The prediction has a mean pLDDT of 78. Fluoride riboswitch aptamer (crcB RNA motif) from a Lysobacterales bacterium, 61 nucleotides, folded computationally. Lineage of the source: Bacteria > Pseudomonadati > Pseudomonadota > Gammaproteobacteria > Lysobacterales. The sequence was found by an Rfam model in a public genome assembly.
[in-house]
RNA sequence: UGGCGCGACGGAGAUGGCAUCCUCCGCGAACCGCCGCAGGGCUGAUGAUGCCUGACCACGA
Numbered sequence: 001u002g003g004c005g006c007g008a009c010g011g012a013g014a015u016g017g018c019a020u021c022c023u024c025c026g027c028g029a030a031c032c033g034c035c036g037c038a039g040g041g042c043u044g045a046u047g048a049u050g051c052c053u054g055a056c057c058a059c060g061a
Base pairs, nucleotide, nucleotide: 009026010025011024012023013022016052017051018050019049020048021047033042034041035040
C1' cells in the first nucleotide's frame, strides 16, 4: 500500500412515530411503488413482525 473477514458509527428500504430483526449504501452512495407512448388509472401509513397515531368508510348516540 492492496485484498478478505469481523465489529463499530452514520444514512436508506414509495405517506407520521416506537421496539426488534433483515437487506442495501459510505455521501457524485444506497433509496424515491405499479400500469400506460400520452391524457390518465390503481394499491399501500411495515422491507418483515408486534404496536401507537393519523386519514378514509360504515353503524350508533